[in-house]
Context: one part of a larger RNA
Molecule: large-subunit ribosomal RNA, domain I
Organism: Bacilli bacterium
RNA sequence: CGUAUAGUGAAUGCCUUGGCACUAGAAGGCGAAGAAGGACGCGACUACCUGCGAAAAGCGAUGGGGAGCUGGAUGUAAGCUAUGAUCCGUCGAUGUCCGAAUGGGGAAACCUGGCACGAGUUAUAUCGUGUCGUCACGCGGCGUGUGCUGCGUGGACGCAAAACCUAGGGAAGUGAAACAUCUCAGUACCUAGAGGAAAAGAAAGAUUAUAUCGAUUCCGUCAGUAGCGGCGAGCGAAAGCGGAACAGGCCAAACCACCCUUAGGGGUGGGGUUCGGACCACAAUAUGCGAUUGUUAGAUUGUAGGAGAAAACGUUGGGAAACGUUGCGCUAAAGGGUGAGAGCCCCGUAUCUAUAUCGAUCUAGCACGUUAGUGGUAUCCAAAGUACGGCGGGGCACGUGAAAUCCUGUCGGAAUGUGUGCAGACCAUUGCAUAAGCCUAAAUACUAUCUAGUGACCGAUAGUGAACCAGUACCGUGAGGGAAAGGUGAAAAGAACCCCGGGAGGGGAGUGAAAAGAAUCUGAAACUAUAUGCCU
Numbered sequence: 001c002g003u004a005u006a007g008u009g010a011a012u013g014c015c016u017u018g019g020c021a022c023u024a025g026a027a028g029g030c031g032a033a034g035a036a037g038g039a040c041g042c043g044a045c046u047a048c049c050u051g052c053g054a055a056a057a058g059c060g061a062u063g064g065g066g067a068g069c070u071g072g073a074u075g076u077a078a079g080c081u082a083u084g085a086u087c088c089g090u091c092g093a094u095g096u097c098c099g100a101a102u103g104g105g106g107a108a109a110c111c112u113g114g115c116a117c118g119a120g121u122u123a124u125a126u127c128g129u130g131u132c133g134u135c136a137c138g139c140g141g142c143g144u145g146u147g148c149u150g151c152g153u154g155g156a157c158g159c160a161a162a163a164c165c166u167a168g169g170g171a172a173g174u175g176a177a178a179c180a181u182c183u184c185a186g187u188a189c190c191u192a193g194a195g196g197a198a199a200a201g202a203a204a205g206a207u208u209a210u211a212u213c214g215a216u217u218c219c220g221u222c223a224g225u226a227g228c229g230g231c232g233a234g235c236g237a238a239a240g241c242g243g244a245a246c247a248g249g250c251c252a253a254a255c256c257a258c259c260c261u262u263a264g265g266g267g268u269g270g271g272g273u274u275c276g277g278a279c280c281a282c283a284a285u286a287u288g289c290g291a292u293u294g295u296u297a298g299a300u301u302g303u304a305g306g307a308g309a310a311a312a313c314g315u316u317g318g319g320a321a322a323c324g325u326u327g328c329g330c331u332a333a334a335g336g337g338u339g340a341g342a343g344c345c346c347c348g349u350a351u352c353u354a355u356a357u358c359g360a361u362c363u364a365g366c367a368c369g370u371u372a373g374u375g376g377u378a379u380c381c382a383a384a385g386u387a388c389g390g391c392g393g394g395g396c397a398c399g400u401g402a403a404a405u406c407c408u409g410u411c412g413g414a415a416u417g418u419g420u421g422c423a424g425a426c427c428a429u430u431g432c433a434u435a436a437g438c439c440u441a442a443a444u445a446c447u448a449u450c451u452a453g454u455g456a457c458c459g460a461u462a463g464u465g466a467a468c469c470a471g472u473a474c475c476g477u478g479a480g481g482g483a484a485a486g487g488u489g490a491a492a493a494g495a496a497c498c499c500c501g502g503g504a505g506g507g508g509a510g511u512g513a514a515a516a517g518a519a520u521c522u523g524a525a526a527c528u529a530u531a532u533g534c535c536u
Stems, first nucleotide, its partner, number of pairs: 001533007013521001014487002018458002020455007027447002029159002037098003040053003044076002048072002059092006068080003103112003113132007133157003136153007164195001165193005175182001179230001205213002217244005227235002248439003255270006276381003279376004288370003293367010305353003311326005327344002335347003388412007398424001419434005474481002494520001497508004
């Protein structure tokens, strides 16, 4: 060095309880009626997980279901069950202590009070039940320095899905081949708040068109265009057009009535809302609509279920679903299981079907709410420290630019419909629209969660960090970091009994198709041992 036989070792192959990415539908919250998350308990025996809460692996009612059951999890014991258990759905009861934690305190799961009622004691003690947080709002009282106090309120507080949304703050690495304006980017991140979506939204609009469109949002296009830009790097529209989806409403004021008044005015109701209205004249009492809640009825659907076709024999084998022969069913050849590839063995599947309870959606009726016209134009009304201007900023694709439009820190500060704003400085003309109040489904964004399904996705160094009792063990003062670890067999049939040994282990015997023997499927290589051959 080679060969052989063993060992060690764990690769490989096969497998999948777990993941990953999506699709459709549902749902999009829980919480002072005490949540999320925990601590400690509860079992005949009980360390852990699961379940539950001193009524403690459970209690009651009701519907389903139909033979076994007392969770994972074996075992022994003791029981339950056709007077229907276990199990599944729905509605209830109980629900220690901590936690927003809320009587006070506190080093969470502990300590310690007041008041009322009750138990208990001769009397204390002790025990039980209830109650006592802060803030806000409403209604009172007192007081007026704008506070104290009583009552009421299914008011708020905290959590969450590391998602989506709005608002208030707001970087830097980077790019510019350096760097300062610029970029990254209003991104990351912090904070506050909300909803199932949020935001926006019914024109003081758009305007390429001297013509028109007609709330908002989203998609495609317009277009990498017009532009902006140390005119560098880069940034980058809009109208229009084509689609998705469509929905419009309410107030303030004028005027009227009532009430209050500190005599300035204030409150409530009617009226009214941009085709402006009040007001005056005429006419009318109908017809629609609803995004609101309640109720009744119906439909669909969710929350347990039910019915559900059809095969035998032979052969090989440990085992038949394989092979052979002859059949059968199919609105069912999706899938899974069963001792090897099963339409006809089992669970299912196609199809059909049921509802006590608690919901969801839709429809209809009723209740409820809301709803008008024509003409006139004298008077009145139509949101003020507002519009607008100066200065300083921000935001608009637009970096101060010729810089409009939008927001506002500061200083000024109008008009009142013959008004006012806008149409990218500004002016004229001509158009468009009525600011300084509010609400508004759908189309759009997202997925922690539930149901059903899909994959030229992974298959245990992969796929989640986690297929396994994993955010565990372990590390760190802490924030935080963070593993490894799957497979006997069809079935434990998990090796009685004998022998050696202190045991471990082994030899027989037995089980099994096979020891596959629990350090368990397969069992490569490195490495080790033994035997042997060859080379030096």